The RNA shown here (transfer RNA) has 74 nucleotides and comes from Galaxaura rugosa. It matches the Rfam family "tRNA". The family's RNA type in Rfam is transfer RNA. Rfam links the family to the GO term triplet codon-amino acid adaptor activity. The source organism's lineage runs through Eukaryota, Nemaliophycidae, Nemaliales, Galaxauraceae and Galaxaura. The gene name in the source record is trnT. The prediction has a mean pLDDT of 83.

RNA sequence: GGCCCUUGUAACUCAGUGGUAGAGUAUAUCCUUGGUAAGGAUAAAGUCAUGAGUUCAAUUCUCAUCAAGGGCUU
Numbered sequence: 001g002g003c004c005c006u007u008g009u010a011a012c013u014c015a016g017u018g019g020u021a022g023a024g025u026a027u028a029u030c031c032u033u034g035g036u037a038a039g040g041a042u043a044a045a046g047u048c049a050u051g052a053g054u055u056c057a058a059u060u061c062u063c064a065u066c067a068a069g070g071g072c073u074u
Stems, first nucleotide, its partner, number of pairs: 001073008011025004019056001027043005049065005
């Protein structure tokens, strides 16, 4: 370099798999405490890597591209 496979979702780690996008940790506010930690409640945070296609409808299916990892080969 070529071919093939896997992965890409919140600040981080990961679910979800055609029909309104979720959890844990972290963050903010409040409660609790004499105070801190721990605990509890609430909130905010996403163009679901990018573009196109299929579909009434796509995070999900198909194709291409990009990025990360792995295998084979020269």